[in-house]
RNA sequence: GGGCGGGUAGUUCAGUGGGAGAACGUCUGCUUGACGCGCAGAAGGUCCCUGGUUCGAUCCCAGGUCCGCCCACCA
Numbered sequence: 001g002g003g004c005g006g007g008u009a010g011u012u013c014a015g016u017g018g019g020a021g022a023a024c025g026u027c028u029g030c031u032u033g034a035c036g037c038g039c040a041g042a043a044g045g046u047c048c049c050u051g052g053u054u055c056g057a058u059c060c061c062a063g064g065u066c067c068g069c070c071c072a073c074c075a
Stems, first nucleotide, its partner, number of pairs: 001071007010024004018055001026042005048064005
């Protein structure tokens, strides 16, 4: 330098045009002599950034950026 994949809650990930979600974690309550387990509920998000398409974008298009893998080049 070229190609491919990925960036969504604290963590691991799903979602592929119209409601932002799951599991685990955190907090509160119930339960217990207490802790744990279990049960119920709650909080938590600039969907990497900028622009474009669209009535409408996490999703489509362009550019940028970061991470991973492969290839090539230089030494």